[in-house]
Context: one part of a larger RNA
RNA sequence: GAACGAACGUUAGCGGCGCGCUUAACACAUGCAAGUCGAACGAGAAAGGGGCUUCGGCCCUGAGUACAGUGGCGCACGGGUGAGUAACACGUGGGUAAUUUACCUUCUGGCGGGGGACAACAACUCGAAAGGGUUGCUAAUACCGCAUACGUCCACGCAAGUGGGGAAAGGCGGCGCAAGCUGUCACCAGAAGAUGAGCCCGCGGCCCAUCAGCUAGUUGGUAGGGUAACGGCCUACCAAGGCACCGACGGGUAGCUGGUCUGAGAGGAUGAUCAGCCACACUGGAACUGAGACACGGUCCAGACUCCUACGGGAGGCAGCAGUGGGGAAUAUUGCGCAAUGGGCGAAAGCCUGACGCAGCGACGCCGCGUGGGUGAUGAAGGCCUUCGGGUCGUAAAGCCUUGUUGGAGAGGGACGAACAACUCAGGAGAACAAUACCUCCUGGGCCUGACGGUACCUUUUCAGAAAGCACCGGCUAACUCCGUGCCAGCAGCCGCGGUAAUACGGAGGGUGCAAACGUUGUUC
Repeated sequence: GAACGAACGUUAGCGGCGCGCUUAACACAUGCAAGUCGAACGAGAAAGGGGCUUCGGCCCUGAGUACAGUGGCGCACGGGUGAGUAACACGUGGGUAAUUUACCUUCUGGCGGGGGACAACAACUCGAAAGGGUUGCUAAUACCGCAUACGUCCACGCAAGUGGGGAAAGGCGGCGCAAGCUGUCACCAGAAGAUGAGCCCGCGGCCCAUCAGCUAGUUGGUAGGGUAACGGCCUACCAAGGCACCGACGGGUAGCUGGUCUGAGAGGAUGAUCAGCCACACUGGAACUGAGACACGGUCCAGACUCCUACGGGAGGCAGCAGUGGGGAAUAUUGCGCAAUGGGCGAAAGCCUGACGCAGCGACGCCGCGUGGGUGAUGAAGGCCUUCGGGUCGUAAAGCCUUGUUGGAGAGGGACGAACAACUCAGGAGAACAAUACCUCCUGGGCCUGACGGUACCUUUUCAGAAAGCACCGGCUAACUCCGUGCCAGCAGCCGCGGUAAUACGGAGGGUGCAAACGUUGUUC
């Protein structure tokens, strides 16, 4: 000098864009953060409204609606954090002839015919509750046989081939009297693609040798098991190997990277925000389901902690968004909205979405703007200094003229309620493609939608006339005098100032430098 997720002190007008628990991976009240599909299925209220009434009730509507249940898809994404990890975790380049991939795209073929249950529900019943139990009824795209199998799997075979195992589901429409035909979305098997993932290898990036030897599933083989898949991944047996001063083993520290800061560069430091990968989800362990998890808002076991309890037993997990306590020098609202972008489900309408879009708070950072402009010498008053002549603050002020630029406030107007909006259907054309999808353009038809926000912006008029501080002035280093103090009080980054004329302490006047900031502290180069 530059930089910062900064903090502290003094000060502070406005806006735009960013950023905002670096500490306790400490504990958490409350609300919300993952649902959706009635075009898979069975069932199905109530309030309210209307009518009738013998006043008991009944009927219609609400409504095939709500709340539940079975089933499907999603919940493995998105969001958070950095504890652990020195490792194929990450980066980079390869390999997988050792693999898998739901939804999506293309292609090939198929989708026949049966059966038995279990929820919901009802009855009874246990329990304080959480939650169950028994009996009975029932549907399906739930479940189970059968049929069908070129490709796929297994066995045999050199091969051709032979034998064996192995699949499915319907829903919603149109035409038709019906049989049936047909459209669409599903469903099954296979092939290919796309995307995602698993696994293996070369190389690369911390400190300590006051860590020098380490190793028994250890190193290799055979056989088997296991996995989507290779493999001591696991097991049995056999052999005795394997690693290491090019640093094994041990200890410490640490998520890695693109990047960021600095520097002429080489390098050094760093890894907030944003993006990619990894790891974790109260602590430890485990599997289940599933295409995918050993699963943040799933399950089980153990532990610590908190809460409820009728003492028998139960419930919970903010390192999601807000928010609270605590810790700390220190870090925000229990806000609005799904209008946009994106995601899940759905044929769609749509529903959900603390992702996201916005608003709020904070000079935390960067950037922009303003606090007026012109004129104004009796060089006013006043302060300070003075050699007492005067000098200086100083055109500075006042005053006068002008502009209301910029910004703030109120009212009115415009924009007819800014842009952010992008739809869908049909037809035609085009580019690209595996493609009739997505994309672009044209024509026609249809109906809407804005959280921000009456915000930004524009114009005119009226009123009003607010807004500068901070540090420094001995040398380094730009800026000097007076008074006070008297090695005291104090200053100080280094050198050093202060013991009676201190440009170095404190105050004042003046000056210098930056400026809505200026200094200090911390850290890095």
Predicted 3D model of a 525-nucleotide part of an RNA (small-subunit ribosomal RNA, 5' domain) from a metagenome. The RNAcentral record of the full RNA draws on SILVA.